[in-house]
Model confidence (mean pLDDT): 86 of 100. A computed fold for a 1537-nucleotide RNA from a Thermoanaerobaculia bacterium, annotated as small-subunit ribosomal RNA.
RNA sequence: AGAGUUUGAUCCUGGCUCAGAAUGAACGCUGGCGGCGUGCCUAACACAUGCAAGUCGAGCGCGAAAGUAACUUCGGUUACGAGUAGAGCGGCGAACGGGUGAGUAACACGUGGGUAACCUGCCCUGGUGUGGGGGAUAACUCGAGGAAACUUGAGCUAAUACCGCAUACGACCUCAGCCUGCAAGGACUGAGGGGAAAGACGGCCUCUUCUUGAAAGCCGACGCACUAGGAGGGACCCGCGGCUGAUUAGCUAGUUGGUGAGGUAAUGGCUCACCAAGGCGACGAUCGGUAGCUGGCCUGAGAGGGUGAUCAGCCACACUGGAACUGAGACACGGUCCAGACUCCUACGGGAGGCAGCAGUGGGGAAUAUUGGACAAUGGGCGAAAGCCUGAUCCAGCAACGCCGCGUGGGGGACGAAGGCCUUCGGGUCGUAAACCCCUGUCAGUGGGGACGAACGGUGAUCGGCCAAUAACCGGUUACCUUGACGGUACCCGCAGAGGAAGCCCCGGCUAACUCCGUGCCAGCAGCCGCGGUAAUACGGAGGGGGCGAGCGUUAUUCGGAAUUAUUGGGCGUAAAGGGCGCGUAGGCGGCCUGAUAAGUCCAAGGUGAAAGCCCUCGGCUCAACCGAGGAACUGCCUUGGAUACUGUCAGGCUCGAGUCUGGAAGAGGGUAGCGGAAUUCCCGGUGUAGCGGUGAAAUGCGUAGAUAUCGGGAGGAACACCAGUGGCGAAGGCGGCUACCUGGACCAGUACUGACGCUGAGGCGCGAAAGCGUGGGGAGCAAACAGGAUUAGAUACCCUGGUAGUCCACGCUGUAAACGAUGGGCACUCGGUGCCGCGGGUAUUGACCCCUGCGGUGCCUGAGCUAACGCAUUAAGUGCCCCGCCUGGGGAGUACGGUCGCAAGGCUGAAACUCAAAGGAAUUGACGGGGGCCCGCACAAGCGGUGGAGCAUGUGGUUUAAUUCGAUGCAACGCGCAGAACCUUACCUGGGCUUGAACUGUGGAGGACCGCUCUAGAGAUAGAGCUUCUACUUCGGUAGCUUCUUCAGAGGUGCUGCAUGGCUGUCGUCAGCUCGUGUCGUGAGAUGUUGGGUUAAGUCCCGCAACGAGCGCAACCCCUGUCCCUAGUUGCCAGCGAGUAAAGUCGGGAACUCUAGGGAGACUGCCCCGGAAAUCGGGGAGGAAGGUGGGGAUGACGUCAAGUCCUCAUGGCCUUUAUGUCCAGGGCUACACACGUGCUACAAUGGGCGGUACAAAGGGCAGCGAAACCGUGAGGUGGAGCCAAUCCCAAAAAGCCGUCCCCAGUACGGAUUGCAGUCUGCAACUCGACUGCAUGAAGGUGGAAUCGCUAGUAAUCCCGUAUCAGAACGACGGGGUGAAUACGUUCCCGGGCCUUGUACACACCGCCCGUCACAUCACGAGAGUUGUUUGUACCGGAAGCCGGUCGGCUAACCCGCAAGGGAGGCAGCUGUCCAUGGUAUGAAUAGCGAUUGGGGUGAAGUCGUAACAAGGUAGCUGUAGGGGAACCUGUGGCUG
Repeated sequence: AGAGUUUGAUCCUGGCUCAGAAUGAACGCUGGCGGCGUGCCUAACACAUGCAAGUCGAGCGCGAAAGUAACUUCGGUUACGAGUAGAGCGGCGAACGGGUGAGUAACACGUGGGUAACCUGCCCUGGUGUGGGGGAUAACUCGAGGAAACUUGAGCUAAUACCGCAUACGACCUCAGCCUGCAAGGACUGAGGGGAAAGACGGCCUCUUCUUGAAAGCCGACGCACUAGGAGGGACCCGCGGCUGAUUAGCUAGUUGGUGAGGUAAUGGCUCACCAAGGCGACGAUCGGUAGCUGGCCUGAGAGGGUGAUCAGCCACACUGGAACUGAGACACGGUCCAGACUCCUACGGGAGGCAGCAGUGGGGAAUAUUGGACAAUGGGCGAAAGCCUGAUCCAGCAACGCCGCGUGGGGGACGAAGGCCUUCGGGUCGUAAACCCCUGUCAGUGGGGACGAACGGUGAUCGGCCAAUAACCGGUUACCUUGACGGUACCCGCAGAGGAAGCCCCGGCUAACUCCGUGCCAGCAGCCGCGGUAAUACGGAGGGGGCGAGCGUUAUUCGGAAUUAUUGGGCGUAAAGGGCGCGUAGGCGGCCUGAUAAGUCCAAGGUGAAAGCCCUCGGCUCAACCGAGGAACUGCCUUGGAUACUGUCAGGCUCGAGUCUGGAAGAGGGUAGCGGAAUUCCCGGUGUAGCGGUGAAAUGCGUAGAUAUCGGGAGGAACACCAGUGGCGAAGGCGGCUACCUGGACCAGUACUGACGCUGAGGCGCGAAAGCGUGGGGAGCAAACAGGAUUAGAUACCCUGGUAGUCCACGCUGUAAACGAUGGGCACUCGGUGCCGCGGGUAUUGACCCCUGCGGUGCCUGAGCUAACGCAUUAAGUGCCCCGCCUGGGGAGUACGGUCGCAAGGCUGAAACUCAAAGGAAUUGACGGGGGCCCGCACAAGCGGUGGAGCAUGUGGUUUAAUUCGAUGCAACGCGCAGAACCUUACCUGGGCUUGAACUGUGGAGGACCGCUCUAGAGAUAGAGCUUCUACUUCGGUAGCUUCUUCAGAGGUGCUGCAUGGCUGUCGUCAGCUCGUGUCGUGAGAUGUUGGGUUAAGUCCCGCAACGAGCGCAACCCCUGUCCCUAGUUGCCAGCGAGUAAAGUCGGGAACUCUAGGGAGACUGCCCCGGAAAUCGGGGAGGAAGGUGGGGAUGACGUCAAGUCCUCAUGGCCUUUAUGUCCAGGGCUACACACGUGCUACAAUGGGCGGUACAAAGGGCAGCGAAACCGUGAGGUGGAGCCAAUCCCAAAAAGCCGUCCCCAGUACGGAUUGCAGUCUGCAACUCGACUGCAUGAAGGUGGAAUCGCUAGUAAUCCCGUAUCAGAACGACGGGGUGAAUACGUUCCCGGGCCUUGUACACACCGCCCGUCACAUCACGAGAGUUGUUUGUACCGGAAGCCGGUCGGCUAACCCGCAAGGGAGGCAGCUGUCCAUGGUAUGAAUAGCGAUUGGGGUGAAGUCGUAACAAGGUAGCUGUAGGGGAACCUGUGGCUG
């Protein structure tokens, strides 16, 4: 620091996901030791049991018992126990310490201040006192009540308990003076008033008194009272800071303030009376939700974000709610009272209780420990002290919960062992790993030693202080004694022995790490992308590897990455995002100069920012974690001083911003009234007659009752042709005939004036197309709805005929649009070119134009710059500043709920659950289009002949069958694999056999020659019997070859997978294309080249050009053919010469010709003319056998179709192995209601029959072709010449030509079918061959829709040959004979090429994709209601308690009084205010459930249609309105995306 994921690829936007760190964690697997930490995050749920706050006899009174001893009248008494235990009175503590985080959004917390508005026990430092009296009461004793808790009566008693009196340095109150402070006030001085106390202990005899010794004396230490200060603690007030919701916008009556009073330690509406009417709030009041706050902790580069366990500070709470008492301090966790819920006891009358203290229990939960030890240390309470108490604390126990450390051994060791795994079978790997050898001894084990933490305290001695004192007391020193829970622990030493100690996750990419087997879209995995449908590095196992390691993974959560809320540090033309437009409030921001001030700002100093933590340094545990010390830091706040550039504020000035004024001039700017002509429609009249209208074509409709057409007249409404223009005006919406009136704004020129008056603008107010709504008018045309006619599978549409709201006017409402430049407003700056509109200036002129130039507006093009790109570009989307609005993945959804506006329709505001891994923008390459342009092809057209109808042949589908083997399936399967199924072939079926096998290789063993022949059984395979029968070498044992049987390796498979493959092939397509290198352009995919202008059959060539070249294709080179030449001359040829025949190159001979087959020539737009800018090139011509690639063939670019073939062959994997192999016989592949393809023969007279007669080419031939001759009607037979073939044979060519018959008919056409008789091949023609003869003589009379071939030696037509083959072509492949017609042309159909355009397609239009309906499932809304929770208001009621009132009750101290009695005060009672729980009524908010219902999301291949993407077949989208199963359709206005 980044990475994966949208696409065919690219760039961008944008979300999702991952790698990191962390945790009070939990879960899974595993687990050796130690140190230091940490450990109910949930039920502030309920709690059994024990403990957690006592102490003081040196404040006070009382005061046992057991036991022992003694005595005894045997009942008991006394002494010790013991002034002990114990309770009580009294004092101090219990308000600390410990727990928890429910509540709390608050001065609760943090931080900094204030108190001149305060309090403070114990402690410290001062000052002054501590005098003298009184009356009670608990304990206790005796009674009473009660189950208990406890209560109550009478009596006794003490105090450091309680109460008067005296005294008063301070203090308090009042008054006066003076000083000080901004002030409320404070300090000082004086006068007056009222107000205190308590003693107990130790010691001494110097003084005084009694006098052994004591005391009221003295000394000490501790108390007590008053007071001044300190320290520490607390209280109150204030500034600032830190959550969320506006779908919470208004809140408030003690409310805000004042006066007075009360209350408090103290200010204060804190409370009360009266008065005033305020106070808070968009800088977010009120209300709702959530939450203890902080130091810190986690993360982060930081800024931030998250968090608030342990430790520390503060707050709040103590079963829930309320209340006060005591006290220095509480409204009190282990106190009191009341109410409530719950639990327990009960004798039913009443009582008791509060673990959010430490342990522990139940419960909840994914989950969190021992009912441990000790006060040894630290700290706390009490005490004079010893000491006691202390679940604070210190320790131990449990838990890998975390961090840190250590170990599970070290060195050597190749035969690279065994074994596992893999393998290309060679080997590789686990792997120096193990074994084995040599060592070491950490931890654990065991034996022994053994701490630090201990300081204090006590006793004695001694010194000092105090004192009258050698006493006591206080302080110091010293000697001795004593104190350790942890713990016999840490640590140290010894002993033995490698002995006891390794797992977890991962290995497709991200992301380090790969193979085999199993599985077969199953089982499963998965953080994202995604794996799995028979070769899975992704599932499961194994081997190997990678990572970490006493842990490793998973889950959850936080931050990071995420610049994905952007202060640092983002955006808004098209990706999400500019408000429809203006005016303007608050707010924000603001020109130039001067002065003042010092709020912001900057500097310095001071205070504070607790400690701990983080960071640095040093130190202590062997290291580390951990701990200690010092420093730094704590970015903050406050105070003081200083600076004054900038901002602010105040004051003064300026004119350039802004505005005012004068003069001009443009304009569909707005409003009102009036006027005008053209056109449509309607009405009246005339002329006139049969149609009009409408459409793709029609029909509905109108018209003989006279339409349409045409002329004249009239009515009425709406809109204003031409001008008219990327012209004008307006803020936007928008505005268009003419005239008048009223009125807004901008512009130009000019100078004068004001003097910053400005910009923006949350709320607010106004304007705001169309549609729509209300009321009233109006209504010509147009036209939602509606009706009819068409179209259609349907047509709720598009088209047509009608037609109502509406469109128009007035008044009112609505407030939305693709309200768009999809671009908020303002100001400034930044190259140019060229139009248009308005107003000026200059030059020149009489004037105008031209030319130069200024200001404002409006367009186009382009540069820098910007941008993802497209593009924008002085009218910015550039560079800056200011202000506003808005965005944060897609869907759900602009929906629901709530609020608000509206008459309604609906508008504005505006979520969530759930779901997806994308949704998007721009550009690129393709593909596609019922887009465009150019061009080609028997593509159409023009022609000729066919197919589709018939019969037959053949192939296929289907059906049938035991089997009808398999494959091929649009073109590009279907006379295809098959160049030939009777057996064989043959793969199929039935049946019979074989199992190392029918064929192949090797090996071990046994036997034997093998081979061949004959016979028997059998359908055959096969089985049996018989006959015949070795070679080479030899050490004579045998070995080798061949062969049979047998064993083991292993064969075999036309079994599967052509979607695992090679090879071969088809097709687009003989189409003209497909690419590369370098360069250039582009962020990139890519582009350029290859596009363009011409031209060609052609990416053929030329020209141009940021391209220049090159490759595979095209063409050419090759073959056949067309002309000529040369060479050669047999088997071919024969002109001339000769011979010869019935005839014939038959013979001699010839080499001219034909021909054969080798070599060459020839054709190249070379020449001429024309066209053309030129050049390619085109047209014409000459010559030539041939002319513009002469004709034909071979030749098939990059690629496409997972095209075809595992059944040609080869081959991976899988399957099979007495069978899916192999042998054999028979059957089947030949079936037959039917459908299709390809053919043949026909339907006839351009024909058929018969007779005669002529002319080919190319082939084939020895298991062959087979002549002549003879036989047969014929197929054929006999025959065997010749020929290994330019020699012989197949072999006749046929159509043609000549002649003749037929005479338009199911025929003398046609030949199917069937019967009989034959021929040939073959082991064998039954299933199932071909051919022949005789007989039979079917359909068929030119073939519907549709469809095929062909452009010249072609189509058509006619024969011939060959391969396969024993036989079996109408097929296939070749050959020649005869031999046409037509092509205007490229509109259309099909296919193709190039360019361009659109795209939501990329599996690429056989694409994509929308909505209803049906089913399943999920979350949500509404819902008659219903159940909780919280809360407002009004009223009722009112416990305890404080305060107040009252008092006819009771009452020790004090006062009056001789007393009785009274008073003051107190207690009880009664009563009033306040008030908790509670009740009634009525609201609000929120949550759960809810019959039914609504839409939404998601699901496998469901149904209906085809809306959108191409002109998507009616361009789309849009606001609105109506309609419709549905997507949608239509009207109206708008937009171009």

Lineage of the source: Bacteria > Pseudomonadati > Acidobacteriota > Thermoanaerobaculia.